Transfer RNA from an Opitutales bacterium, 73 nucleotides, folded computationally. Rfam family: tRNA. Rfam links the family to the GO term triplet codon-amino acid adaptor activity. The sequence was found in a public genome assembly. The prediction has a mean pLDDT of 81.
[in-house]
């Protein structure tokens, strides 16, 4: 340089045919308990990598640019 993939919450990852995002495990806070861990309930955090655009409506589609991984030269 040319070709693919990925990027969502503190981490690891889900998200269907576009319709205002979710789980674990991590943080808090109560319950159990002497005490701590273990369990259990509740609960907090993310303008979905950055800009544009199509749309009534993007996390999802389209250009574009950033990171980072594989394949080729």
């Nucleotide at each position: 340089g040319g070709g693919u993939c990925u990027g969502u919450a503190g981490c690891u990852c889900a998200g269907u045919u576009g319709g205002u995002a979710g789980a674990g495990c991590a943080g808090g806070u109560g319950a159990c308990u002497c005490u701590u861990a273990a369990u259990c309930a509740c609960u907090u955090g993310g303008u979905c990598g950055g800009g544009g655009g199509u749309u009534c409506g993007a996390g999802u589609c389209c250009c574009u640019c950033c990171a980072g991984g594989c394949c080729u030269a």